[in-house]
RNA sequence: GUCGGGGUAGUUCAGUGGUAGAACGCUGCGCUCAUGACGCAGAGGUCGCGAGUUCGAUUCCCGCCCCCGACA
Numbered sequence: 001g002u003c004g005g006g007g008u009a010g011u012u013c014a015g016u017g018g019u020a021g022a023a024c025g026c027u028g029c030g031c032u033c034a035u036g037a038c039g040c041a042g043a044g045g046u047c048g049c050g051a052g053u054u055c056g057a058u059u060c061c062c063g064c065c066c067c068c069g070a071c072a
Stems, first nucleotide, its partner, number of pairs: 001071007010024004018055001026042005048064003052060001
């Protein structure tokens, strides 16, 4: 340099045009003599950045940045 995959909650990952989710973690409450486990509730997100299409974009198109891999 070319090609491919990826970037979404603190972490690991789903999602695929119509309100952004799970597990673990965190906080509170219950339970317990107590901790853990378990149960209930809750907080936490510019969906990498910008532009475009659309009534509407995490999702589609284009450019850029970062990570991984292949080729040279």
Model confidence (mean pLDDT): 84 of 100.
A computed fold for a 72-nucleotide RNA from a Nanobdellia archaeon, annotated as transfer RNA.
Lineage of the source: Archaea > Nanobdellati > Nanobdellota > Nanobdellia.
Rfam family: tRNA. By type it is a transfer RNA.